[in-house]
RNA sequence: GAGCGUAAAUGCCAAACUGCCUGUGAGGGUAGGACGGAAAGCCACGGGUCUAUUUAUGAAAUAGACAGCCGGGUUACCUAA
Numbered sequence: 001g002a003g004c005g006u007a008a009a010u011g012c013c014a015a016a017c018u019g020c021c022u023g024u025g026a027g028g029g030u031a032g033g034a035c036g037g038a039a040a041g042c043c044a045c046g047g048g049u050c051u052a053u054u055u056a057u058g059a060a061a062u063a064g065a066c067a068g069c070c071g072g073g074u075u076a077c078c079u080a081a
Stems, first nucleotide, its partner, number of pairs: 005079001012037002017032006035068001041074003045071003048066008
């Protein structure tokens, strides 16, 4: 110096739920709130789930959403063993 990991330390994020705003919808934003998280930072590349539209025999196509569903890519704080 790098990697792994988490004993310590500084902190960080924020599920469900509630209020308000927004979207046809899945959902998103914001305030409160903490179930949890070592990337629960970011990215829709692959799979998956969900929504809308079209056609209709039934499945398919197109568009969109979810990064706290999984994999992957990328960036990052501290530091005993």
c-di-GMP-I riboswitch aptamer from Sulfurovum sp., 81 nucleotides, folded computationally. Its mean pLDDT, the model's own confidence on a scale to 100, is 81. Lineage of the source: Bacteria > Pseudomonadati > Campylobacterota > Epsilonproteobacteria > Sulfurovum.